[in-house]
Context: one part of a larger RNA
RNA sequence: CUGGGCGUACAGGGAGCGUAGGCGGUUAGGUAAGCCCUUCGGGAAAUCUCCCGGCUUAACCGGGAAAGGUCGGGGGGGACUGCCUGGCUAGAGGACGGGAGAGGAGCGCGGAAUUCCCGGUGUAGCGGUGAAAUGCGUAGAGAUCGGGAGGAAGGCCGGUGGCGAAGGCGGCGCUCUGGAACGUUCCUGACGCUGAGGCUCGAAAGCGUGGGGAGCAAACAGGAUUAGAUACCCUGGUAGUCCACGCCCUAAACGAUGGACACUAAGUGUCGGCGGGUUACCGCCGGUGCCGCAGCUAACGCAGUAAGUGUCCCGCCUGGGGAGUACGGCCGCAAGGUUGAAACUC
Numbered sequence: 001c002u003g004g005g006c007g008u009a010c011a012g013g014g015a016g017c018g019u020a021g022g023c024g025g026u027u028a029g030g031u032a033a034g035c036c037c038u039u040c041g042g043g044a045a046a047u048c049u050c051c052c053g054g055c056u057u058a059a060c061c062g063g064g065a066a067a068g069g070u071c072g073g074g075g076g077g078g079a080c081u082g083c084c085u086g087g088c089u090a091g092a093g094g095a096c097g098g099g100a101g102a103g104g105a106g107c108g109c110g111g112a113a114u115u116c117c118c119g120g121u122g123u124a125g126c127g128g129u130g131a132a133a134u135g136c137g138u139a140g141a142g143a144u145c146g147g148g149a150g151g152a153a154g155g156c157c158g159g160u161g162g163c164g165a166a167g168g169c170g171g172c173g174c175u176c177u178g179g180a181a182c183g184u185u186c187c188u189g190a191c192g193c194u195g196a197g198g199c200u201c202g203a204a205a206g207c208g209u210g211g212g213g214a215g216c217a218a219a220c221a222g223g224a225u226u227a228g229a230u231a232c233c234c235u236g237g238u239a240g241u242c243c244a245c246g247c248c249c250u251a252a253a254c255g256a257u258g259g260a261c262a263c264u265a266a267g268u269g270u271c272g273g274c275g276g277g278u279u280a281c282c283g284c285c286g287g288u289g290c291c292g293c294a295g296c297u298a299a300c301g302c303a304g305u306a307a308g309u310g311u312c313c314c315g316c317c318u319g320g321g322g323a324g325u326a327c328g329g330c331c332g333c334a335a336g337g338u339u340g341a342a343a344c345u346c
Stems, first nucleotide, its partner, number of pairs: 003318004007300002012314001014201004021194003025088007033081002035077007049065006091191001092188003095184003103177007115149007125136002162169002206247006215241002220236004258313006267290010295302002319346003328339004
């Protein structure tokens, strides 16, 4: 490379936007590049295959034939692909309408609780554990009442629920703002799908500068446990966790399942919208679950939200270890990230 694959055995890129490229609905006409037929020419010799022949045979050699990916010229065809022109509305987009939502950003507001501070009452304990001790407390703790400060997180509702491309998003209000669904079939008329590079986003931890710091808590200290205990348990506790701006760019970034479109039994729940209704319900579209037939699967299982049946495009895999390492490149302040081997070994 060909082939076969990628839910769990090796393998889906963390996600989106999009460049080149690849692929692309329906209809009419044109064209003839691809495509098909035909003809002519080329396709050196040697080699290979077949036939005949020459060395006693073979190897070897001579003669002949056939074959030969593909290429060039001419003639013809016009289905399919391409290209050109015109049309269509089922794809895609737009308009209008009333709704749903923790979608994003900024500003503000409120309550519960923890902690700390001040004051009152009050007295000997509190705390913690398997049991303890370290710790706190007669300089008045803990308990309780009142007042104050500050930070972080959002109880119930809450869902088997919703929204977002993913990461993710949850008190309340206002402002700005993205997307989706439904309904009307009014407009555009293939404007589409995918997407190497590229760009943007990207939990937590981590980094830089400045702020903030209640609780929690790596590191650290002490108390226990233990043979030891650089742990598990306990008392403390600093980075950090929070905010602003700038980096980092990883993950079991998971549905371990790339995206798009079409088709393929039923049943049942739920969210949003719409329609019908004799208000018991019934139907349509979109999402989100469960169950289940055919089919698929090594099995488990999947099964209209496919892992079924097909088409298009991208990414990736090719025995285990060595190793996501080394070297080099690129990126980063650093930590490190990304790309990514080999020897050797089983």